Predicted 3D model of a 508-nucleotide part of an RNA (small-subunit ribosomal RNA, 5' domain) from an uncultured Methylocystaceae bacterium. The RNAcentral record of the full RNA draws on ENA. Its Rfam family is "Bacterial small subunit ribosomal RNA". Gene Ontology terms of the family: ribosome and structural constituent of ribosome. The prediction has a mean pLDDT of 86.

[in-house]
Context: one part of a larger RNA
RNA sequence: GGACGAACGCUGGCGGCGUGCUUAACACAUGCAAGUGGUGCGACGAACCAGGGCUUGCCCUGGGGCAAAGCCGCGAACGGGUGAGUAACACGUGAGUAACCUGCCCCGAUGACCGGGACAACCCGAGGAAACUCGGGCUAAUACCGGAUGUGGCGCACUGGCGUAAGCCGGUUCGCUAAAGGAAGCUUCGGCCUCCGCAUUGGGAGGGGCUCGCGGCCCAUUAGCUUGUUGGUGGGGUAACGGCCUACCAAGGCAACGAUGGGUAGCUGGUCUGAGAGGAUGACCAGCCACACUGGGACUGAGACACGGCCCAGACUCCUACGGGAGGCAGCAGUGGGGAAUAUUGGACAAUGGGCGCAAGCCUGAUCCAGCCAUGCCGCGUGAAUGAUGAAGGCCUUAGGGUUGUAAAGUUCUUUCGCUAGGGACGAUAAUGACGGUACCUAGAUAAGAAGCCCCGGCUAACUUCGUGCCAGCAGCCGCGGUAAUACGAAGGGGGCUAGCGUUGUUC
Numbered sequence: 001g002g003a004c005g006a007a008c009g010c011u012g013g014c015g016g017c018g019u020g021c022u023u024a025a026c027a028c029a030u031g032c033a034a035g036u037g038g039u040g041c042g043a044c045g046a047a048c049c050a051g052g053g054c055u056u057g058c059c060c061u062g063g064g065g066c067a068a069a070g071c072c073g074c075g076a077a078c079g080g081g082u083g084a085g086u087a088a089c090a091c092g093u094g095a096g097u098a099a100c101c102u103g104c105c106c107c108g109a110u111g112a113c114c115g116g117g118a119c120a121a122c123c124c125g126a127g128g129a130a131a132c133u134c135g136g137g138c139u140a141a142u143a144c145c146g147g148a149u150g151u152g153g154c155g156c157a158c159u160g161g162c163g164u165a166a167g168c169c170g171g172u173u174c175g176c177u178a179a180a181g182g183a184a185g186c187u188u189c190g191g192c193c194u195c196c197g198c199a200u201u202g203g204g205a206g207g208g209g210c211u212c213g214c215g216g217c218c219c220a221u222u223a224g225c226u227u228g229u230u231g232g233u234g235g236g237g238u239a240a241c242g243g244c245c246u247a248c249c250a251a252g253g254c255a256a257c258g259a260u261g262g263g264u265a266g267c268u269g270g271u272c273u274g275a276g277a278g279g280a281u282g283a284c285c286a287g288c289c290a291c292a293c294u295g296g297g298a299c300u301g302a303g304a305c306a307c308g309g310c311c312c313a314g315a316c317u318c319c320u321a322c323g324g325g326a327g328g329c330a331g332c333a334g335u336g337g338g339g340a341a342u343a344u345u346g347g348a349c350a351a352u353g354g355g356c357g358c359a360a361g362c363c364u365g366a367u368c369c370a371g372c373c374a375u376g377c378c379g380c381g382u383g384a385a386u387g388a389u390g391a392a393g394g395c396c397u398u399a400g401g402g403u404u405g406u407a408a409a410g411u412u413c414u415u416u417c418g419c420u421a422g423g424g425a426c427g428a429u430a431a432u433g434a435c436g437g438u439a440c441c442u443a444g445a446u447a448a449g450a451a452g453c454c455c456c457g458g459c460u461a462a463c464u465u466c467g468u469g470c471c472a473g474c475a476g477c478c479g480c481g482g483u484a485a486u487a488c489g490a491a492g493g494g495g496g497c498u499a500g501c502g503u504u505g506u507u508c
Stems, first nucleotide, its partner, number of pairs: 001508004006504005013380006020372001021338001026336003030333003035074003040071002048063006081291003091215007100208003105204007113147004122137006152177004157172006181196003185192002217263003224254003229251008266288004270281004293314005316327004344370001346369003352366001353364004383413004393404004417449001419444005427435001452497005457478003463492005473480002
């Protein structure tokens, strides 16, 4: 000198764009943050419409379908948060997978035939303070189950081609293996056709699993470590290779090129600095990983060992009729606490994106906006020109004067920002705008509403007077202060930066 997610002191006009718990991965009141589909299903069926009965304001029948609960499908594994753990194939980079998986999406091939029995909802009953639970009965489906078919796929056997090889790509016999309907239109009521789905399978895209080479912290005042340990065989398990697991066999494997142990730490693109080499760092944004009160476990599923799912144990908090139950903000706000220190219990789904749905649409604290904070960067303003009796006042003085100083006053002018009034967007290709009567434009009034902070001994730009008297104090280093202090305090003057200026901290 630069930088900062900064803090503190003094001061503070406006706007744009960013950023904002670095500490207690401490505990959390309250609200919201993941739903959606009636074109899968049964039941219930409000408005409203039509017809009938008619006691004149109700009842019945048929359409119609609001809303909410249930079965079922998809989503909930994304998005959002945090950095505790992790020195590891966690990350980065480059390869491999002839050892693998893949819902939704795209392309191709083939099919969708015949049947069956339940369980919620609902009704009845019972228990419980509650959470909720139990028994009996009825019922539908794109829920569940059985049979058929087999384009195909899988398995045994035989066989062709390719490959250095583990194997890969084909052919044949035999065996195993699937499905679901819904809606609109037309109809000669036989059906036809379109759309959304369903099943098997090949390929693709995108996504993931696993393996390997290389790379990136400190300590040797850590020197030996290891028994599923290292390898083999058989078996199990997995989507998949593998001590991943198991039985048996062998005795190996790692290490001074630093094993093992300890400490610290999420990694990277990047960021800061530096001429570079390097050093430091990993806030915001982006990629990957890990975690979700603490520890463990699996279930469902294409995908989780699952933040707002389940089970068990523990700590903590809450409810209780003491028998038993409920909970998890490291989502967005917000509260207490800790701390030098870090914001609103805001608006909207208008845009972008996501989930569901044929769609209309619904949901979305993702997101887009607004609010708060000079926290940072950038821009603008606080007036411009003129004005010498060099006014008054202040300060200094050798008492002549000098300086503050064109500074002020005065005169002329302008109106940025702000204020008042009127108009008023882009973002939205048809509709739809939270932001927002915002940005912006026009008009109007008045110099009117808008300057501070630090420093002045040398380094280092900027000096005098008074007070104080090794006191009070200053100080980054050298050092000032003990009676003329340019170094303390004040004043006048000056220098620097400027809506900031200084100080502290960290880093180059």